[in-house]
Context: one part of a larger RNA
Molecule: large-subunit ribosomal RNA, domain IV
Organism: Candidatus Thorarchaeaceae archaeon
RNA sequence: CCCUCCUGAGGGAAAUCGGCCAAUUAGCAGCGUAACUUCGGGAUAUGCUGUGCCUGGAUUAGUGCAAGCUUUUCCAGGUCUUAGUGACUAGAGGGUCCCAACUGUUUAAUACAAACAUAGCUGACUGCGAGCGCGAAAGCGUUAGUACAGUCAGUGAAUCCUGGUCUGUGCCCGUAUGUUAAAGCUCGGGAACGGGUCGAAGCACGGGUUAACGCCGGGACUAACUAUGAGUCUCUUAAGGUAGCCAAAUGCCUUGUCGGUUAAAUGCCGACGUGCAUGAAGGGAGCAAUGAGGUCCCUACUGUCCCCAGGAG
Numbered sequence: 001c002c003c004u005c006c007u008g009a010g011g012g013a014a015a016u017c018g019g020c021c022a023a024u025u026a027g028c029a030g031c032g033u034a035a036c037u038u039c040g041g042g043a044u045a046u047g048c049u050g051u052g053c054c055u056g057g058a059u060u061a062g063u064g065c066a067a068g069c070u071u072u073u074c075c076a077g078g079u080c081u082u083a084g085u086g087a088c089u090a091g092a093g094g095g096u097c098c099c100a101a102c103u104g105u106u107u108a109a110u111a112c113a114a115a116c117a118u119a120g121c122u123g124a125c126u127g128c129g130a131g132c133g134c135g136a137a138a139g140c141g142u143u144a145g146u147a148c149a150g151u152c153a154g155u156g157a158a159u160c161c162u163g164g165u166c167u168g169u170g171c172c173c174g175u176a177u178g179u180u181a182a183a184g185c186u187c188g189g190g191a192a193c194g195g196g197u198c199g200a201a202g203c204a205c206g207g208g209u210u211a212a213c214g215c216c217g218g219g220a221c222u223a224a225c226u227a228u229g230a231g232u233c234u235c236u237u238a239a240g241g242u243a244g245c246c247a248a249a250u251g252c253c254u255u256g257u258c259g260g261u262u263a264a265a266u267g268c269c270g271a272c273g274u275g276c277a278u279g280a281a282g283g284g285a286g287c288a289a290u291g292a293g294g295u296c297c298c299u300a301c302u303g304u305c306c307c308c309a310g311g312a313g
Base pairs, nucleotide, nucleotide: 003313004312005311006310007309008308010306011305014304019301027051028050029049030048031047036041038157052079053078054077055076056075057074058073061070062069063068080084092299093298094297095296097294098293099291100290104116105115120155121154122153123152124151125150126149131142132141133140134139159285160284161283163216164215165214168213169212170209171208172207173206174205177204178203179202184197185196186195187194188193217235218234219233220232221231244278245275256272257271258270259269260268261267
């Protein structure tokens, strides 16, 4: 010096990306326990007190013929220590926000998560010799099931909701007409071949369908201070983003602006909103509980630090 530990005056996160680490707490008993809530929870919430040993009394249970032995609980008195779950064992706690409802699952060997799944919701196909999947077929699975079923797809508990748009693409329905392959029929030709006719699906064409793929504007003017613009005009679209929500894990400009927190804040929380580029099952909002998830704050605690020192193996 390294590894693993122990102790530390005063301060107490000033260290650091970040309390990472370490320290604190801890068992049992009694009292007592907030916001919020889906009324179940939250909850061991938080917090306060007691705890050893000795003596006396009362008491519970077992066993025994009994004496007694073991055992539970309570009351009173006493006694010693800095300290009585004296060692060992043994939760630090609280508050706000984001995400995901939850328990669960995952990258064997860098990722355990906000990713996957999930119950619930919705759509599509399917009446059984079904639909879907495997196979060239026979056949097999779903299934020795039968629409309260099975397959496929999306969303992702419950609550409040889920706006407009079918122009494009997809899918479904229809199809007078157009286009149209082979075959058939027919005509020409010696043949090669050529012409005509007929005419399926598809496409064109007409509708429907968005919890299908998707998409959801611009410019002027305008109210008796100013500002703003309910309103008007205009271009334009299939329709011009509704309810909500936001500098959000989504905001470039940006350390936006205001308020709170701090002595000081590119942080966090609460607001604002012409939002580069939010937005409604590619779900929107909001949420009690849950989380080895992420952010910020507070109490306690500490060698993380000021600032290092001593000791053990």